[in-house]
Overview: Small-subunit ribosomal RNA, 3' major domain from a Candidatus Omnitrophota bacterium, 498 nucleotides, folded computationally. Its Rfam family is "Bacterial small subunit ribosomal RNA". The prediction has a mean pLDDT of 83.

Context: one part of a larger RNA
RNA sequence: UGACGGGGGCCCGCACAAGCGGUGGAACAUGUGGUUUAAUUCGAUGCUACGCGAAAAACCUCACCUGGGCUUGACAUGUAAGCAGUAGAGAAAUGAAAGUGGAUCGAACCGUCAAAUCGGUAACUUACACAGGUGCUGCAUGGCUGUCGUCAGCUCGUGUCGUGAGAUGUUGGGUUAAGUCCCGCAACGAGCGCAACCAUUGCCCUAUGUUGCCACUUCAGUAAGUAGCUUGCUAUUUACUGGAAGCACUCUUAGGGGACUGCCUGGGACAACCAGGAGGAAGGUGGAGAUGACGUCAAGUCAGUACGGCCUUUAUGCCCAGGGCGACACACGUGUUACAAUGGAUAUUACAAAGGGUUGCCAACCCGCGAGGGGGAGCUAAUCUCAAAAAAGUAUCCUCAGUUCGGAUUGGAGUCUGCAAUUCGACUCCAUGAAGCCGGAAUCGCUAGUAAUGGUGGAUCAGCACGCCACCGUGAAUACGUUCCCGGGCCUUGUACA
Numbered sequence: 001u002g003a004c005g006g007g008g009g010c011c012c013g014c015a016c017a018a019g020c021g022g023u024g025g026a027a028c029a030u031g032u033g034g035u036u037u038a039a040u041u042c043g044a045u046g047c048u049a050c051g052c053g054a055a056a057a058a059c060c061u062c063a064c065c066u067g068g069g070c071u072u073g074a075c076a077u078g079u080a081a082g083c084a085g086u087a088g089a090g091a092a093a094u095g096a097a098a099g100u101g102g103a104u105c106g107a108a109c110c111g112u113c114a115a116a117u118c119g120g121u122a123a124c125u126u127a128c129a130c131a132g133g134u135g136c137u138g139c140a141u142g143g144c145u146g147u148c149g150u151c152a153g154c155u156c157g158u159g160u161c162g163u164g165a166g167a168u169g170u171u172g173g174g175u176u177a178a179g180u181c182c183c184g185c186a187a188c189g190a191g192c193g194c195a196a197c198c199a200u201u202g203c204c205c206u207a208u209g210u211u212g213c214c215a216c217u218u219c220a221g222u223a224a225g226u227a228g229c230u231u232g233c234u235a236u237u238u239a240c241u242g243g244a245a246g247c248a249c250u251c252u253u254a255g256g257g258g259a260c261u262g263c264c265u266g267g268g269a270c271a272a273c274c275a276g277g278a279g280g281a282a283g284g285u286g287g288a289g290a291u292g293a294c295g296u297c298a299a300g301u302c303a304g305u306a307c308g309g310c311c312u313u314u315a316u317g318c319c320c321a322g323g324g325c326g327a328c329a330c331a332c333g334u335g336u337u338a339c340a341a342u343g344g345a346u347a348u349u350a351c352a353a354a355g356g357g358u359u360g361c362c363a364a365c366c367c368g369c370g371a372g373g374g375g376g377a378g379c380u381a382a383u384c385u386c387a388a389a390a391a392a393g394u395a396u397c398c399u400c401a402g403u404u405c406g407g408a409u410u411g412g413a414g415u416c417u418g419c420a421a422u423u424c425g426a427c428u429c430c431a432u433g434a435a436g437c438c439g440g441a442a443u444c445g446c447u448a449g450u451a452a453u454g455g456u457g458g459a460u461c462a463g464c465a466c467g468c469c470a471c472c473g474u475g476a477a478u479a480c481g482u483u484c485c486c487g488g489g490c491c492u493u494g495u496a497c498a
Stems, first nucleotide, its partner, number of pairs: 001498002003495003007492007015482002019446005026337008034328002042053002064323007073130001077129006088105002093100002108121004132312002135310003141306001143301003146297001148295001153192006159168003172183003198289001200287002203257005209251001212247002217244013260283001263277005339439001343398006355386003360379002365374003405436001410431007452474007
């Protein structure tokens, strides 16, 4: 100087407490361990592995296993030789395929020439250098990432002090979300962090006006009512649909404004700042993002790519068929669905946001109980379409039961994608109807448009989502407080530790 202490002081955090909802019990989904296996490819392992790499394992992917094949190789560059019936295409036969096989067809470019005549190029064959490796080492590395932690810290120059290691600054008194700011001080300044700058959301103004909007005006049609009569026409009112006109409103996307402790009162050292108030759409960082200092863990990744070394070269490389990654006495993690009446079922009626779409999204209409099929309009999209939002509301039934709860499992019949659904896809219909009556010890998340709850979209993708990422609807309870548990920051103290 650090590190550590079941030393002390001060402070913070969903850390505890106060609350709400879960996990741990059940079934299923998914990942992992273990076991099994010809193989169940590999990696990730306290927090910081375990719905993780994988934003899609039927084939492919694919690295694993079994079997069949190839050896300058599936791919790159170079050297030498050969090279017109050459390169290329490729029938029969054979094979699980890869391939073997070779009937038959049959070139190109440059120069030259009567002429595929000759020379060269390309391609091919042979030989040699070499290719190849998801083989090993993340403890040889780059790059990227996790974590402490969005915690408030980490340092430097000059000066001063100390023999020196070092100290000071960075400590102290206040204050803050903050080494944030103020005051003091042998320090004075500075850098990386904090904050701000960035984009988003909330309010207003200006501009904008199609594909968006429809207040006012107007036209046409439909329906209902009223009046007149020529009894089926005219006039008029309301509602809806479509067009014109319009840009007021909503919205779109550009540019501005707005919040700064600016104003007032009180406290405070007259400071920084704190408490309350006014005005305001918003108030003291408005909300939520992006942004991650010096470093720690020889943390993770050689299987994203790159790269040193080592290993391999008729195989640890390459091609192919089938299987496996999907096994199942068991154990754990993460989820989904429930155990019901704040519910289940049927009917009916509203209200979103954000996205995707031409190898695509697919309307109207018809068929099918349904998954779906037919059909073909529109749309490269504020135009068309996916698209129905669902919880909520209204009406009726169920009346506390293993039930009209729950839906696993199994049988049958189908649909779709795709060369192909047996191992091993998703969905539909009929039948079947298991465990489960709120979960021991223990343990997790969350402080507001949050938790909880309801649906919607997207990436991946032929097909496949209870996972992931995003979106909106409904919408709480509680926080006395910091004694205790956990993690962290600053000061101080002890130490046989470095």